[in-house]
RNA sequence: GGGCCCGUGGUAUAGUGGCAACACAUCUCCUUUGCAAGGAGAAGCUGCGAGUUCGAUUCUCGCCGGGUCCA
Numbered sequence: 001g002g003g004c005c006c007g008u009g010g011u012a013u014a015g016u017g018g019c020a021a022c023a024c025a026u027c028u029c030c031u032u033u034g035c036a037a038g039g040a041g042a043a044g045c046u047g048c049g050a051g052u053u054c055g056a057u058u059c060u061c062g063c064c065g066g067g068u069c070c071a
Base pairs, nucleotide, nucleotide: 001070002069003068004067005066006065007064010024011023013021018054026042027041028040029039030038047063048062049061050060051059
């Protein structure tokens, strides 16, 4: 320098056009003399910009970051 893949709560992932989900973690409450475990609830996320579309996490382009292969 070129090809390919990936980027989603704090962490690890799912969702592939119709308004974002699960687990762990965090916070609150219940339970306990107290802690842990358990139960109930809450907050928190689509890397950035543009385009297509009635509608974009999803499709297209560019940028940024990461991985991998080739040179």
Model confidence (mean pLDDT): 81 of 100. This is a predicted structure of a 71-nucleotide RNA (transfer RNA) from a Candidatus Staskawiczbacteria bacterium. It matches the Rfam family "tRNA". By type it is a transfer RNA. Taxonomically the source falls in Candidatus Staskawicziibacteriota (Bacteria, Bacteria candidate phyla).